[in-house]
RNA sequence: CAGAAUAUCGGGCAAAGCCAUUGAAAAGUGGCGACGCAAAGCUACAGGGACUAAAGGUUUACGCUAGAAACGAAAAUCAAUGUCAGCCAGCUGCUAUC
Numbered sequence: 001c002a003g004a005a006u007a008u009c010g011g012g013c014a015a016a017g018c019c020a021u022u023g024a025a026a027a028g029u030g031g032c033g034a035c036g037c038a039a040a041g042c043u044a045c046a047g048g049g050a051c052u053a054a055a056g057g058u059u060u061a062c063g064c065u066a067g068a069a070a071c072g073a074a075a076a077u078c079a080a081u082g083u084c085a086g087c088c089a090g091c092u093g094c095u096a097u098c
Stems, first nucleotide, its partner, number of pairs: 003098002006096002012037002017032006035086001041091003047088002049084003054081001056078005062072002
C1' cells in the first nucleotide's frame, strides 16, 4: 500500500410503539423509546426496486336541464411533478487484529 474476516474499551446511529407538529397521503421533523447497525455516514430525474396519489386524465351512475352539451360534486381507476438510503446499488470513511 492492497485485501479479508472479526471485534474489546470508549464513543456513534436508532426500528416498532407513544406524544407533539407539518403534509391530501406516503412520509418528514422534534421528544420519549431501543429492534437492530462496523458504514443504520452521504447520494432519490438522468441505476434497479418499493410506497403514496394532491393537481390532472379516464370511466360510471347522480344533480342541474324538456332532453343533451357544458358545469357541479361522488365513487372506481390511471398516473410522480411527492416519498423511501434501516431493500439492493453508487460515493466517502475511523481504530485494533490477520

The RNA shown here (c-di-GMP-I riboswitch aptamer) has 98 nucleotides. Model confidence (mean pLDDT): 79 of 100. Of the family's consensus pairs, 95% are formed in the model. It was read from a public genome assembly, where an Rfam model found it.